[in-house]
RNA sequence: CAUAUUCUUCAGGGAAGGUGAAAUUCCUUACCGGCGGUAAAGUCCGCGAACCCUUUUGGGCCGAACUUGUGAAAUUCAAGUACCGACAGUACAGUCUGGAUGAAAGAAGAAAUAU
Repeated sequence: CAUAUUCUUCAGGGAAGGUGAAAUUCCUUACCGGCGGUAAAGUCCGCGAACCCUUUUGGGCCGAACUUGUGAAAUUCAAGUACCGACAGUACAGUCUGGAUGAAAGAAGAAAUAU
């Protein structure tokens, strides 16, 4: 120094107006984007969460992007135009309320031991 083991802390953002008996759910116009990889990514690759199955380990399922430019390298940057968003509740919900003061990908740190 690296790896393994143990422990600690942290670990999701976002709305106004209109119609209506009733909608923060419809309509209009806005706004938001977890973690790792890779030229800096909501839409590439992988993972977590949610949902389904299972006594557990675990398994299944899992949305959406193109064009031009620069460059050694970008579906990641710049410009332009698009698109997507678990479950339960309720006038139909990415933005409200709830499970959740939860869980977790992972990030940072600490101690000792072993190789």